[in-house]
RNA sequence: CAGAGAGCUAGAGGUGCGGUAAACAAGAGUACUUUCAGGGAGAGUGGCAUCGAUGACCUGGAGGGAAAGGGUUGACCGCCGAAGUAUGAAGAGUUGCCGGGCCUUUAUACUGGUUUUGCAUCUAAAAGGUGCAAGACUGUCGCCAAAAUAAUUUUGGUGAAGCGCUAUCUCUUAU
Numbered sequence: 001c002a003g004a005g006a007g008c009u010a011g012a013g014g015u016g017c018g019g020u021a022a023a024c025a026a027g028a029g030u031a032c033u034u035u036c037a038g039g040g041a042g043a044g045u046g047g048c049a050u051c052g053a054u055g056a057c058c059u060g061g062a063g064g065g066a067a068a069g070g071g072u073u074g075a076c077c078g079c080c081g082a083a084g085u086a087u088g089a090a091g092a093g094u095u096g097c098c099g100g101g102c103c104u105u106u107a108u109a110c111u112g113g114u115u116u117u118g119c120a121u122c123u124a125a126a127a128g129g130u131g132c133a134a135g136a137c138u139g140u141c142g143c144c145a146a147a148a149u150a151a152u153u154u155u156g157g158u159g160a161a162g163c164g165c166u167a168u169c170u171c172u173u174a175u
Base pairs, nucleotide, nucleotide: 003173004172005171006170007169009167010166011165014080016079017078018077019076020075022073023072024071032064033063034062035061036060037059038058042051043050046098047097048096083111084110085109086108087107088106089105090104091103093102094101112138113137114136115135116134117133118132119131120130121129122128140160141159142158143157144156145155146154147153148152
């Protein structure tokens, strides 16, 4: 000097990932509610509670009339296991109560990323999300082949996974 191992830091993939508030569309003239008429015993839930001849539920007419989650747009913020999903545990809130679901945290496992199609699921939805399967594109590294170059690049094929890859620095180390 080079190689090998370990660690910190900084980066790359791109229709890149996630979050916040605002605006807009949709949800929806829906849920709900007031009144009139008909009608005549159940309604309500996953289960209770609860409501109902002082007429519920339902139907029709006339008025009033939402919201949540999700979506789009740009802005701002945090980032590159960014993040997502499944299972288990814990917690507070939501509902009149319980259960379940939603939300947050955590442990384990899987997934490099984007996108298309089909099926399933959440949802008002044909929007969007998620899961599975089959493709396409793309980034990284390895292997094979060819070409050109001045020692790496390009093209084609193939395989793998982010506990990866690239770069600097530090430590250790046989020869």
A computed fold for a 175-nucleotide RNA from a Bacillota bacterium, annotated as Lysine riboswitch aptamer. It was read from a public genome assembly, where an Rfam model found it. Its Rfam family is "Lysine riboswitch aptamer". Gene Ontology term of the family: lysine biosynthetic process.